About this RNA
Predicted 3D model of a 95-nucleotide RNA (c-di-GMP-I riboswitch aptamer) from Marinobacterium rhizophilum DSM 18822. Its Rfam family is "c-di-GMP-I riboswitch aptamer". Gene Ontology term of the family: cyclic-di-GMP binding. Rfam's curators write: GEMM was predicted in a large-scale screen for bacterial structured RNA regulatory elements. The model forms 100% of the base pairs in the Rfam consensus. The prediction has a mean pLDDT of 86.
[in-house]
RNA sequence: UCCCGACAAAGGCAAAGCCUGAGUAAUCAGGUGGCGCAAAGUUACGGGUCCUCUUUCGUACUUUUAGUAUGAUCCAGGAUCGCCGGACCGCCGAA
Numbered sequence: 001u002c003c004c005g006a007c008a009a010a011g012g013c014a015a016a017g018c019c020u021g022a023g024u025a026a027u028c029a030g031g032u033g034g035c036g037c038a039a040a041g042u043u044a045c046g047g048g049u050c051c052u053c054u055u056u057c058g059u060a061c062u063u064u065u066a067g068u069a070u071g072a073u074c075c076a077g078g079a080u081c082g083c084c085g086g087a088c089c090g091c092c093g094a095a
Stems, first nucleotide, its partner, number of pairs: 004093002012037002017032006035082001041088003045085003048080005056072007
């Protein structure tokens, strides 16, 4: 230095739930809380998942040149880094 990761030390982060606010929504911010985390630090770059809108198709219904509901698909936009991978950066040091 790299890999690695202690029932080590010093610290750090903060899931669900609840409260307030933002957003059509996914979700986010603050407070509370503490399930967990050695990158649960940063980054939506690749994949996944989710949301909104558009296209097309299927199914069901009835108020049948159509409408409503629902599933898939397509275009566009968005969310998630505490889903996985990549990139960047970083505390400590037993085996």